[in-house]
Source information
FMN riboswitch aptamer (RFN element) from Microlunatus endophyticus, 135 nucleotides, folded computationally. The sequence is in RNAcentral, with records from Rfam. Its Rfam family is "FMN riboswitch aptamer (RFN element)". Gene Ontology term of the family: FMN binding.

RNA sequence: ACAAGGUUCCGGGGUCGGUGAAAGUCCGAACCGGCGGUGACAGUCCGCGACCCGGAUCUGGUCCCAGGAUCAGAUCCGGUUGAUGUGGUGGAAUUCCACGACCGACGGUUAAAGUCCGGAUGGGAGGAACCUAGG
Repeated sequence: ACAAGGUUCCGGGGUCGGUGAAAGUCCGAACCGGCGGUGACAGUCCGCGACCCGGAUCUGGUCCCAGGAUCAGAUCCGGUUGAUGUGGUGGAAUUCCACGACCGACGGUUAAAGUCCGGAUGGGAGGAACCUAGG
């Protein structure tokens, strides 16, 4: 230096004005961008996570009390899942620079949501430190 096991910690951001009875949801202008990879740094390239849908197994609650049904959770598998162009520099960049464009789940909310409220003091892709503790 490398590999394995364990413990602990970290792990999502974003507003002003106008109209109006009412809008952080409309209009105008603005702001934000998880994780890993990628000959050079990515919201838009490749992949992943979460949310959502389906199936299997297990656990618990309720009903029924033979069977089973239903709700919630955990694990695994599968499905779905948004959006970029041009020019420049350069050995190399859809990643840098310039200019322009586009995207953003579900439920709720006296008027329609990437930015408010909620599931979420959650989960997580992953990251870091320490230990086993030596060989």
The coordinates come from a structure-prediction model, not an experiment, and the mean pLDDT is 84. Of the family's consensus pairs, 100% are formed in the model.